[in-house]
């Protein structure tokens, strides 16, 4: 130049037939403990990487654009 894959909470990552988004771990706040770690409760946190489209509806489907990566010349 060319193909391909992946970009969802601070982190790793689910989210298969579109129907207004979850876990685990980290945070907060409580329980407990003479205190600490572990442990248990409940809780905060995401304009799903942009910008169009199609749809009553789009994280999910089309197009385009940027970052990653990885392969061919």
């Nucleotide at each position: 130049g060319c193909c391909g894959c992946c970009u969802u909470a601070g982190c790793u990552c689910a989210g298969u037939u579109g129907g207004u988004a979850g876990a685990g771990c980290a945070c907060g706040u409580c329980c407990a403990u003479g205190g600490u770690a572990a442990g248990g409760a409940c809780g905060g946190g995401g304009u799903c990487u942009c910008g169009g489209g199609u749809u009553c509806a789009a994280a999910u489907c089309c197009c385009g654009a940027a970052g990653g990566u990885g392969g061919c010349u």
This is a predicted structure of a 73-nucleotide RNA (transfer RNA) from a bacterium.
Model confidence (mean pLDDT): 80 of 100.
It matches the Rfam family "tRNA". From the family's description: Transfer RNA (tRNA) molecules are approximately 80 nucleotides in length. By type it is a transfer RNA.